[in-house]
A computed fold for a 98-nucleotide RNA from a Bacillota bacterium, annotated as c-di-GMP-I riboswitch aptamer.
The coordinates come from a structure-prediction model, not an experiment, and the mean pLDDT is 86.
Rfam family: c-di-GMP-I riboswitch aptamer. Gene Ontology term of the family: cyclic-di-GMP binding. Rfam describes the family as follows. GEMM was predicted in a large-scale screen for bacterial structured RNA regulatory elements.
Of the family's consensus pairs, 95% are formed in the model.
């Protein structure tokens, strides 16, 4: 120095849940709180996963027969949204037993 990671030492982060604010939602902020974490530091770059506002399409709306656009309501698809505490990649870093 590289790998590696102790029931070591010093310190660090903070799941669920609660409150709060932001957001259409997924999710996030701040405070409390600790399930866990050796990169659970940083970068959404690739894959996965979550959501589906916008958009596209379909149905309803729709009437005495036929036809029927916008708006509205419902459904399907869709990431440009989200997640790094799902995996990979990039990058930086504390400690030192085996």
């Nucleotide at each position: 120095g590289a790998c590696c990671g102790a029931u070591a030492a010093a310190g660090g982060c903070a799941a669920a849940c609660c409150a709060u604010c932001c957001g259409a939602a997924a999710g996030g902020u701040u405070g409390g709180g600790a399930c866990g974490c050796a990169a659970a530091g940083c970068c959404g770059u690739g894959g996965g996963u979550c959501u589906a506002a916008c958009g596209u399409c379909c149905g309803c709306u729709a009437a005495a027969a036929u036809a029927u656009g916008c708006c509205g309501c419902g459904g399907a698809c869709c990431a440009a949204g989200a997640u790094u505490g799902c995996c990979a990649g990039g990058u930086u870093a504390c400690c030192g037993a085996a």